[in-house]
Molecule: transfer RNA
Organism: Hydrogenothermaceae bacterium
RNA sequence: GGGGCAGUAGCUCAAUUUGGCAGAGCAGCGGACUCCAAAUCCGCAGGUUGAGGGUUCGAGUCCUUCCUGCCCCGCCA
Numbered sequence: 001g002g003g004g005c006a007g008u009a010g011c012u013c014a015a016u017u018u019g020g021c022a023g024a025g026c027a028g029c030g031g032a033c034u035c036c037a038a039a040u041c042c043g044c045a046g047g048u049u050g051a052g053g054g055u056u057c058g059a060g061u062c063c064u065u066c067c068u069g070c071c072c073c074g075c076c077a
Base pairs, nucleotide, nucleotide: 001073002072003071004070005069006068007067010026011025012024013023020057028044029043030042031041032040050066051065052064053063054062
C1' cells in the first nucleotide's frame, strides 16, 4: 500500500429478505424476603447505533468519505 471482518446501554451481544416503534442477559438503583448479608423474586433507570455527508415519507440496516481494532496479502529492510 491492497483486501476482509468488526464498532449498537457500563460489559457481552441481538435487531427478518436492501429499511417501518432500538432490545436481551449481566452489572447498577429501588423494593420484597432475611436478625443482617448472600441467593431468589418484583420493579426502575440506562442509547449522538464509531464520526461526517448522501438517498428515502422513513436508515442500526442502503450509498459515500473518514476514524479505531483484529486478520490476510504485498513492498522495503